Glycine riboswitch aptamer from Anaerosalibacter massiliensis, 103 nucleotides, folded computationally. The organism belongs to Anaerosalibacter, within Bacteria.
């Protein structure tokens, strides 16, 4: 000095679903309901580990079952959070700062 991915900070824009009942409100309870905060699960594939098969004198190795283990979502889950405003909100974009792939 060119300055990726990632991480943070502002400003923008950001959807869905009862202002429903009860108790004066927040809250708390019950029913009904929503996915984009956050969190689980999962697919093809790839590894290993056993077994069976084709060859082989054995190994390797090919193809089959079987277990485990990585393993994506915006796809389910509804734990958590939300279902009038305000808040928050994945996610997009803009600017800054870290950061240092790659030339």
């Nucleotide at each position: 000095a060119u300055g990726a991915a990632g991480a943070a900070u502002a400003c923008g824009g950001g959807a869905g679903a009862g202002a429903c009942c009860a108790a004066a409100a927040a809250u708390u309870g019950g029913c009904a309901c929503c996915g984009a905060a956050g969190g689980a699960g999962u697919a093809a594939a790839u590894u290993g580990u056993g077994g069976a098969u084709g060859c082989u004198u054995g190994c390797c190795c090919u193809u089959c079952c079987a277990c485990a283990a990585u393993g994506a979502a915006a796809c389910u889950c509804u734990c958590a959070g939300g279902u009038a405003a305000a808040a928050g909100a994945a996610c997009c974009g803009u600017a800054u700062u870290u950061g240092g792939a790659c030339g």

Rfam family: Glycine riboswitch aptamer. Rfam's curators write: This family represents the bacterial glycine riboswitch. Rfam links the family to the GO term glycine biosynthetic process.